[in-house]
């Protein structure tokens, strides 16, 4: 000095104005006002409601290595095995395939109670018959690898080594590790196919849900007045019967506009000490921090920062170009707006700062 890995932190600052939201005040006036994701609504919980005597079983859906962390969680911390980098490091839905059924297109002799196309080997004149998995081809896979030995060729047939199965030991809470014996190895893959285990799991969601409650319209008591004309039914007309319908006042109940609560003190935050590798915990002392509802949180100006372009001064360079510093010059400053709340995940983001560690190259 190149080039990288990984953790954290900010998200322009300040001062005037003018406004809008909530809070306080008798009133001048005061005080407070978006985010690391407020975003998707993807999982976990609080809270409210509805169903449900209690276990269980089946179904369905999820979760799936090992421990711990937590109100829980599919999140997080810490290990472990894989796999990828030279490396810091990254990445990983990672239980069971001798319980069972499915699935594997072409190609290929042959693909699941393995299999003989070519070659090789032995018999025979050939055909052809037996023998062989070492070598060819075939495919994503072809029945352990790599060597000696062996053989008519071969062939875990036999040996050594590694690879795997099983058994002990010895580490470790565990997953899983190391050494030792052992078994010639015999029943391949695929569970984000079905399914098998082991664990978890009632539904709906603040527009939940509780209350107060108008006008108008209908619903019901009760009174008081009408019981007359008419309307409507008795299939249609006409007579004549039957049966219903009124008006008013007072009060009860529901629902609807509408308004109130829910709803801002919480698994709350910062600080400092302990305890754990850590994820978190604990005591303690300190704060009070948006509440809107056609939805407040904004605009304007000024000064400073920060980037970029453009000008001008200065230094190095033969120039293209390069480093430094100015400017009463121009754009530009992300991603994004709370609507019960909490913890996480997941996406989205201009640019700016600290820390930690690696590989290479140079130097001492």
């Nucleotide at each position: 000095g190149c080039a990288g890995a990984u953790g954290g932190u900010c998200g322009g600052a300040g001062a005037g104005g003018u406004g809008c939201u909530g809070g306080g005040g008798c009133a001048a006036c005061c005080c407070a006002g978006a985010g690391g994701a407020a975003a998707g609504u993807c999982c976990g919980g609080g809270c409210u409601c509805u169903a449900u005597a209690a276990a269980g079983a089946c179904a369905c859906g999820g979760u799936g290595c090992c421990g711990g962390a937590u109100a829980a969680c599919g999140u997080c911390c810490g290990g472990c095995g894989a796999g990828g980098g030279u490396g810091a490091c990254c990445u990983u839905a990672g239980g069971g395939a001798a319980a069972g059924u499915g699935c594997a297109a072409c190609a290929g002799a042959a693909a699941g109670c393995a299999a003989a196309c070519c070659g090789c080997c032995u018999g025979g004149a050939a055909a052809c018959a037996g023998g062989u998995a070492a070598g060819g081809g075939u495919g994503a896979a072809a029945g352990g690898g790599u060597g000696c030995g062996g053989u008519a060729a071969g062939a875990g047939c036999g040996c050594a080594c590694c690879g795997c199965g099983c058994c002990u030991u010895u580490g470790g809470u565990a997953a899983c590790a190391a050494a030792g014996g052992u078994g010639g190895c015999a029943u391949g893959g695929u569970a984000a196919a079905c399914c098998c285990c082991a664990c978890c799991g009632a539904g709906a969601g603040c527009a939940a849900g509780a209350c107060c409650a108008a006008a108008u319209a209908g619903g019901g008591a009760u009174g008081a007045c009408a019981c007359a004309c008419g309307g409507c039914c008795u299939g249609u007309c006409u007579u004549u019967g039957g049966g219903u319908c009124g008006u008013c006042a007072u009060c009860c109940g529901g629902g609807u506009c509408g308004g109130u609560c829910g709803c801002a003190c919480g698994a709350g935050g910062c600080g400092u000490c302990a305890g754990g590798u850590a994820a978190c915990u604990g005591a303690c002392g300190c704060c009070c921090c948006a509440g809107a509802u056609g939805a407040a949180u904004a605009c304007c100006u000024c000064u400073c920062c920060c980037c970029u372009g453009u000008c001008c001064c200065c230094g190095c360079c033969c120039u293209u170009g390069u480093g430094g510093g100015g400017a009463u010059c121009a754009g530009g400053g992300a991603c994004a707006g709370a609507a019960c709340c909490c913890g996480g995940c997941u996406u989205a983001c201009a640019g700016a700062c600290c820390g930690u560690c690696u590989g290479c190259g140079u130097u001492u």